This is a predicted structure of a 459-nucleotide part of an RNA (small-subunit ribosomal RNA, 3' major domain) from a mine metagenome. Model confidence (mean pLDDT): 84 of 100. It matches the Rfam family "Bacterial small subunit ribosomal RNA". The full RNA is in RNAcentral, with records from SILVA.

[in-house]
Context: one part of a larger RNA
RNA sequence: UGACGGGGACCCGCACAAGCAGCGGAGCGUGUGGUUUAAUUCGAAGCGACGCGAAGAACCUUACCAGGGUUUGACAUGCGCCCGAGCACCUCGGAGACGAGGCUUCCUUCGGGACGGGCGCACAGGUGCUGCAUGGCUGUCGUCAGCUCGUGCCGUGAGGUGUUGGGUUAAGUCCCGCAACGAGCGCAACCCCUGUGGUCGGUUGUACGUAUCCGAGCAGACUGCCACGAGUAACGUGGAGGAAGGUGGGGAUGACGUCAAGUCAGCACGGCCCUUACAUCCUGGGCGACACACACGCUACAAUGGCCGCCACAACAGGAAGCCACCCGGCGACGGGGAGCGGAUCCGCAAAGGCGGUCUCAGUUCGGAUGGCAGGCUGCAACUCGCCUGCCUGAAGGCGGAGUUGCUAGUAACCGUGGGUCAGCACACCACGGUGAAUACGUUCCCGGGUCUUGUACA
Numbered sequence: 001u002g003a004c005g006g007g008g009a010c011c012c013g014c015a016c017a018a019g020c021a022g023c024g025g026a027g028c029g030u031g032u033g034g035u036u037u038a039a040u041u042c043g044a045a046g047c048g049a050c051g052c053g054a055a056g057a058a059c060c061u062u063a064c065c066a067g068g069g070u071u072u073g074a075c076a077u078g079c080g081c082c083c084g085a086g087c088a089c090c091u092c093g094g095a096g097a098c099g100a101g102g103c104u105u106c107c108u109u110c111g112g113g114a115c116g117g118g119c120g121c122a123c124a125g126g127u128g129c130u131g132c133a134u135g136g137c138u139g140u141c142g143u144c145a146g147c148u149c150g151u152g153c154c155g156u157g158a159g160g161u162g163u164u165g166g167g168u169u170a171a172g173u174c175c176c177g178c179a180a181c182g183a184g185c186g187c188a189a190c191c192c193c194u195g196u197g198g199u200c201g202g203u204u205g206u207a208c209g210u211a212u213c214c215g216a217g218c219a220g221a222c223u224g225c226c227a228c229g230a231g232u233a234a235c236g237u238g239g240a241g242g243a244a245g246g247u248g249g250g251g252a253u254g255a256c257g258u259c260a261a262g263u264c265a266g267c268a269c270g271g272c273c274c275u276u277a278c279a280u281c282c283u284g285g286g287c288g289a290c291a292c293a294c295a296c297g298c299u300a301c302a303a304u305g306g307c308c309g310c311c312a313c314a315a316c317a318g319g320a321a322g323c324c325a326c327c328c329g330g331c332g333a334c335g336g337g338g339a340g341c342g343g344a345u346c347c348g349c350a351a352a353g354g355c356g357g358u359c360u361c362a363g364u365u366c367g368g369a370u371g372g373c374a375g376g377c378u379g380c381a382a383c384u385c386g387c388c389u390g391c392c393u394g395a396a397g398g399c400g401g402a403g404u405u406g407c408u409a410g411u412a413a414c415c416g417u418g419g420g421u422c423a424g425c426a427c428a429c430c431a432c433g434g435u436g437a438a439u440a441c442g443u444u445c446c447c448g449g450g451u452c453u454u455g456u457a458c459a
Base pairs, nucleotide, nucleotide: 001459002458003456004455005454007453008452009451010450011449012448013447015443016442019407020406021405022404023403026299027298028297029296030295031294032293033292034290035289042053043052064285065284066283067282068281069280070279073123077122078121079120080119081118082117083116084115089102090101091100092099093098105114106113107112125274126273128272129271130270134268135267136263137262138261139259141257146185147184148183149182150181151180152161153160154159165176166175167174191251192250193249194248196219197218199216200215201214202213222245225239226238227237228236229235301400305359306358307357308356309355310354311353318347319346322341323340326337327336328335329334366397371392372391373390374389375388376387377386413435414434415433416432417431418430419429
């Protein structure tokens, strides 16, 4: 000087408390451990691994396994020699890769060149190892309020001072004081979305229209005004006006550093290693196994509920190998036609909700697992291993031990919708709107953090 303390003082944070909904019990989905396996590819490991890399494992992907093939190679560049084909197409064998055969160039000042193939060489190739050799990127403490520098001053020195103190703030924010005076990286502001108004422009909207809506830029909020806080500062409390106050709400933005944190499998890259193979192609299998254990979810256990009929009200976004109105067939998934739309113009029932009816407390008209049968769709192909529909089957489950998670407002909770990935496949993820709460006395305690101080046999 730090770090640490079951030392002290002060102060923050959904940290506790107050509240609401959950998880932990059930069934199922997904991830992981374990076990199994020819293989169940690899990585991630307290918080900060475990719906994580996966924003889509039937083949492909694919890195794993078995078997069948290739060796200048699936891919790049160059050199030497030889050939004139090769690709495509056709035939045969084959699971395919591949092998055998057939067919089959262009330019040329003719030396040759282009292209392709064969042989040879140099090389290619490696998701093989090392994230304890690295770059880049990322997580985390933490959006926490801190971390430093120049000069001066103090100290033999390590170092200190500044940055401590008194107030104040969300903040090293600002004020006052002070051997310090300044400055930098952080904080804040500048950026984006949203809330109000007006301006301009709008082939969407309407019967019309200064209204709604969309786009652009502008104004508006600054403790500016008033009062109080004995009073001077910063500031605090209340008030006026205002759509909005005292950082209005949300986002982007992450200091010096910490964890030899994560990633050599996204990419790059040093070193090491394999090069008829640790490379490469193919078929099939596996990544989907299942006595178990954990994590995150979905659906429930019902009557503020289930079922049936009728009636409403969104937003964000997407659409041409696409979105698909409407008509017909089908109980339905869907199929057959077919208009519009590269889209404010066409496409898509929002659901919870409202009204009416029914069920009457029962493992039930709750719940839907599991299983059987019959179908539909995508795709070369749904056996391993997709999704959907109909009929039948109807399991556990009566609100969940110790424990544990999220959330302070348009939030939680509940409800549906869209998108990316994608041929197909979403209970995940990313977004969007609809309905819309309860509670916060307080900081003793648990967890994490900040400042000062104290002890130390630790560095």